[in-house]
RNA sequence: CGCCGAACUUCGCAUGAAGGCGGGGGAACCAAACCCUGGGGUUAAUCCCUGCGACAUGGCAGGGAGGGGCACCUUUCGGCCCUCACCCGUCAGCUAACCCCGUAGGCGUUGGA
Numbered sequence: 001c002g003c004c005g006a007a008c009u010u011c012g013c014a015u016g017a018a019g020g021c022g023g024g025g026g027a028a029c030c031a032a033a034c035c036c037u038g039g040g041g042u043u044a045a046u047c048c049c050u051g052c053g054a055c056a057u058g059g060c061a062g063g064g065a066g067g068g069g070c071a072c073c074u075u076u077c078g079g080c081c082c083u084c085a086c087c088c089g090u091c092a093g094c095u096a097a098c099c100c101c102g103u104a105g106g107c108g109u110u111g112g113a
Stems, first nucleotide, its partner, number of pairs: 001108004008019004020103006030093001038091001039088004046065007066083005075113003
């Protein structure tokens, strides 16, 4: 000076508070209608195929599809990357009013028209 991300700003002696941004719960109507093999949420981070190991779902290694990121914005032609992790606890569709929660962490990306 920038990048991913909601994760910024202000006030305050501190504990904290407010604004902004982000997420969840929660009527009617609508939808779904129960159960199994529980189900669900944040996130781009899901799904399929093959092999190994179990015989078993988790796991590992490849491949693909889908999704996400790369110096104003959009489109286009290319290129390079990511596809983790965590949480609720048998329970949650949407959802006005209303209620609750977060505001971290990690990095050095930038081609042409």